RNA sequence: UAAUCCCGCGCGGGAGAGAGCCUGGCGUGCCGGAAGGUGCGGCCGGGUCGCCGAAGGCGCAACCGGCCCCCGGAAACGCUCAGGCAAAAGGGCCGCGUGGGAAUC
Numbered sequence: 001u002a003a004u005c006c007c008g009c010g011c012g013g014g015a016g017a018g019a020g021c022c023u024g025g026c027g028u029g030c031c032g033g034a035a036g037g038u039g040c041g042g043c044c045g046g047g048u049c050g051c052c053g054a055a056g057g058c059g060c061a062a063c064c065g066g067c068c069c070c071c072g073g074a075a076a077c078g079c080u081c082a083g084g085c086a087a088a089a090g091g092g093c094c095g096c097g098u099g100g101g102a103a104u105c
Base pairs, nucleotide, nucleotide: 004102005101006100007099008098009097010096011095012094013093018049020048021047022046023045024044025043026042027040028039029038030037031036050085051084052083056081057079058078059077063073064072065071066070
């Protein structure tokens, strides 16, 4: 130190898949003298099937590297453990900015 690469941070963008069904409690509206019944895109749980993959994780191993018939790394592939399937949050990755490092001069 222009560009390049890596890591972190900030901002912006960012997909997919049921606001599924059953059920309990709280709250609340209505009916009722009461018991209770009934509803709610409300809050907190439980069960149950279906589905998604782009936090993470795992696996095959495409691919890459090496001291090469062995070792290492490893996908946008697969699995869905976790997570997710209205909004919010998160979100591989992309762009801009910024701090540091590598490399080069």